[in-house]
RNA sequence: CAUCGAGAGAGGCGGAGGGACCGGCCCGGUGAAGCCUCGGCAACCGCUCCGAUCGGCGGAGAACGGUGCCAAAUCCGGCGGGGCCUUGCCCCGGUAGAUG
Numbered sequence: 001c002a003u004c005g006a007g008a009g010a011g012g013c014g015g016a017g018g019g020a021c022c023g024g025c026c027c028g029g030u031g032a033a034g035c036c037u038c039g040g041c042a043a044c045c046g047c048u049c050c051g052a053u054c055g056g057c058g059g060a061g062a063a064c065g066g067u068g069c070c071a072a073a074u075c076c077g078g079c080g081g082g083g084c085c086u087u088g089c090c091c092c093g094g095u096a097g098a099u100g
Base pairs, nucleotide, nucleotide: 001100002099003098004097009038010037011036012035013034017027018026019025021078022077023076024075039070040069041068044066045065046064047061048060049059050058051057074096079093080092081091082090083089084088
């Protein structure tokens, strides 16, 4: 700096935790975390083509390589503002976090 309401899991080992933090709410012996194997999703970087350019860049493509990911919107909220009009919903922005 960009993106984060889409997408994609089986098996083996393992044996009680996990969802970043806090609160909530969930997932978990019908097997959590972690490790391994195989598979998949996506298209950030590399790659190919086109355009532009001093360069950065924009568009299209493939999925071979490097990451990432495969419960729930980043699971919801956290700070500020606003709207409903009634003490719970909704909207906008921010913070924090994750990935590149």
Molecule: SAM riboswitch aptamer (S box leader)
Organism: soil metagenome